[in-house]
Molecule: Bacterial RNase P class A
Organism: Pirellulaceae bacterium
RNA sequence: UGAAGUGAACGAGAUGGUCGCUUGCGUCGAGAUCAUUGGCGUGAGAGGAAAGUCCGGGCUCCUCAGGACAGAGUGGUCGAUAACAUCGACCGACCGUAAGGUUAGGGAAAGUGCAACAGAAAGUAGACCGCCGAUGGCCCCUGCGAUUUAAUCGCAUUUGGCACAGGUAAGGGUGAAACGGUGUGGUAAGAGCGCACCAGCAAUCGAGGUGACUCGAUUGGCUUGGCAAACCCCACUUGGAGCAAAGUCAAACAGAGAGGAGUUCUCGCUGUGAGAACACGGAUUGGUCCGAUCCGUUGGUACUUUCGGGUAGGCUGCAUGAGGCGGCGAGUAAUCGUCGUCCUAGAUAAAUGACCAUCGCUUGGUGACGGUGCUGCCGACACCCAGGACAGAACCCGGCUUACAGUUCACUUCAAGUU
Numbered sequence: 001u002g003a004a005g006u007g008a009a010c011g012a013g014a015u016g017g018u019c020g021c022u023u024g025c026g027u028c029g030a031g032a033u034c035a036u037u038g039g040c041g042u043g044a045g046a047g048g049a050a051a052g053u054c055c056g057g058g059c060u061c062c063u064c065a066g067g068a069c070a071g072a073g074u075g076g077u078c079g080a081u082a083a084c085a086u087c088g089a090c091c092g093a094c095c096g097u098a099a100g101g102u103u104a105g106g107g108a109a110a111g112u113g114c115a116a117c118a119g120a121a122a123g124u125a126g127a128c129c130g131c132c133g134a135u136g137g138c139c140c141c142u143g144c145g146a147u148u149u150a151a152u153c154g155c156a157u158u159u160g161g162c163a164c165a166g167g168u169a170a171g172g173g174u175g176a177a178a179c180g181g182u183g184u185g186g187u188a189a190g191a192g193c194g195c196a197c198c199a200g201c202a203a204u205c206g207a208g209g210u211g212a213c214u215c216g217a218u219u220g221g222c223u224u225g226g227c228a229a230a231c232c233c234c235a236c237u238u239g240g241a242g243c244a245a246a247g248u249c250a251a252a253c254a255g256a257g258a259g260g261a262g263u264u265c266u267c268g269c270u271g272u273g274a275g276a277a278c279a280c281g282g283a284u285u286g287g288u289c290c291g292a293u294c295c296g297u298u299g300g301u302a303c304u305u306u307c308g309g310g311u312a313g314g315c316u317g318c319a320u321g322a323g324g325c326g327g328c329g330a331g332u333a334a335u336c337g338u339c340g341u342c343c344u345a346g347a348u349a350a351a352u353g354a355c356c357a358u359c360g361c362u363u364g365g366u367g368a369c370g371g372u373g374c375u376g377c378c379g380a381c382a383c384c385c386a387g388g389a390c391a392g393a394a395c396c397c398g399g400c401u402u403a404c405a406g407u408u409c410a411c412u413u414c415a416a417g418u419u
Stems, first nucleotide, its partner, number of pairs: 001415010013359007021045010047390001051401002054399005059242004064291001066290004071238005076090005091105001092103004106233002111231002113227002128172002130168003135165002137162003142156006180198006199223001201220008246316004255307005262278006279297006323342008361387002364384004369379004
């Protein structure tokens, strides 16, 4: 100097002035003393993602927050946290020269399933081309025998040949992938068939580590592909609904239709009725079953459902928090403890804006200076133009994901060059 990696911060301003908007607190009024509105004083007024609504909670409510199943979620180990699919550290696998990065990381011998095409065959597979000629078979030559001279048939041996039956999976081919690798012995040719070394797997033992796991030794059979982000199996977790929750004040609240579950006993009685037992029906904030509680049961007042009418305006919830900032301590870190200090929007059709001045920042252009390793780079200065990304809270918080003009800081890796 160039190329890269990791982490963090800022977010287009700052100060002052003029005008304007919203709101907290205090106070003085108006008002129909509710809503609303005016004056004075004193504070405050959008983000790193406010976005997405993907997770987790705080909080509120549902007749239990009961049990089981289904469903859903997570998936290496150990920690952090209110909790999480988040974060930290570590282990394994893969990528990168490296700094570093990715990881949906339990199980494929419980079962089912998938892999186009090519190929003989794609997982208790398999013979296309090849290789073999031991064994069986066939042929030639030779010998002997029989018949009828040739010829034919039978038997036997040697040499040679064929490759029908057979053997083979070492070599070649196909493919992303072909049932350990190299060497060697053996064999008819071969094969872990045997052996040596290596890899893998299993068992046993030892060392290190909280652990996942790592390293080593011994023995052994020789060797048991891929995909579960396929269904599935295993382990663990799991009520539901949500600020349009909920609380409270005010207003209004016609109707019509369909369905819908019983026996016995006791008391009383003009009639009507009341209670109990068992059974039946229904409701209880996703589904099914069990339990529990409550309500109802022969005419309907439990409950389900169809059509249809009326009312819906305020207040609270609403910002003091798993809160911010700083010091010290513990921890590799995430984070925790302790001390001090601060209070930083609360709208409800939705507020925070406009102008001026000075300074600053950035893009582009012009000029000119210093240094140097000198067509370049580094540093500093003046003038002119322009003013910029993604983008607006709505109960709150911890994360994740996505978008983003530009500026700054720290550490690390590789390459070339100079001193």